[in-house]
């Protein structure tokens, strides 16, 4: 410099807003209570819901050894070689990060994006 790998995905959390539930407030209806309509309110703790390339974590994928079973090849023969399934251990490193966009009911560590960019 140049190549080739650093994979995908499920629960889940930091977080996130307000479509839905509910909460809280207002009116109106009832009018004693309670309910029940509309309306705001997320500077409402919460459920549904979205959610980390650099968070947890499971499982599949790859990648390296080895056991074992079959098949080919080759050797006088022990014996080697290759592929092919299954198992069984091990790895899958590192990693600062704007602004603006974009989506959904909104937004957000979600996409853009391991992006410009920086050491």
């Nucleotide at each position: 410099g140049g190549u080739c790998a650093u994979a995908g995905u499920g629960u889940c959390u930091a977080g996130g807003g307000u479509u839905c539930c509910g909460g809280c407030u207002u009116a109106g209806c009832u009018c004693g209570c309670a309910g029940u309509u509309a309306a705001g309110u997320g500077u409402c703790u919460g459920g549904u819901c979205c959610a980390a390339g650099a968070g947890a974590u499971g499982c599949u994928g790859c990648c390296a050894a080895g056991u074992c079973a079959a098949a080919u090849c080759u050797u006088u023969a022990u014996g080697g070689a290759u592929u092919u399934a299954a198992c069984u251990u091990g790895g899958u490193u590192c990693a600062c990060g704007g602004a603006g966009g974009g989506a959904u009911a909104a937004a957000a560590g979600c996409c853009c994006g391991g992006g410009a960019g920086a050491a």